[in-house]
Description:
The RNA shown here (transfer RNA) has 73 nucleotides and comes from Variovorax sp. OK202. Taxonomically the source falls in Variovorax (Bacteria, Pseudomonadati, Betaproteobacteria, Burkholderiales). Its mean pLDDT, the model's own confidence on a scale to 100, is 82. RNAcentral records the identical sequence in 2 taxa. The sequence is in RNAcentral, with records from ENA.
RNA sequence: GCGUGUGUAGCUCAACUGGCAGAGCACUGGACUCCAAACCCAACGGUUGAAGGUUCGAAUCCUUCCGCGCGCG
Numbered sequence: 001g002c003g004u005g006u007g008u009a010g011c012u013c014a015a016c017u018g019g020c021a022g023a024g025c026a027c028u029g030g031a032c033u034c035c036a037a038a039c040c041c042a043a044c045g046g047u048u049g050a051a052g053g054u055u056c057g058a059a060u061c062c063u064u065c066c067g068c069g070c071g072c073g
Stems, first nucleotide, its partner, number of pairs: 001072007010025004019056001028042003049065005
């Protein structure tokens, strides 16, 4: 350089043929306990890598760019 896959919460990942952005863990608060751990309850946390386009509507489709993985040269 060419091809291909991927990028979503602090981390690991979902999100169906385009139609409410979610779960687990972590962190925080509560309950429990003599204290703590475990278990339980709750809350917090998002410019869906960036910019544009299509659409009534985009995490999802299209274009360009950026990061990472794999293959080829």
It matches the Rfam family "tRNA". About the family: Transfer RNA (tRNA) molecules are approximately 80 nucleotides in length.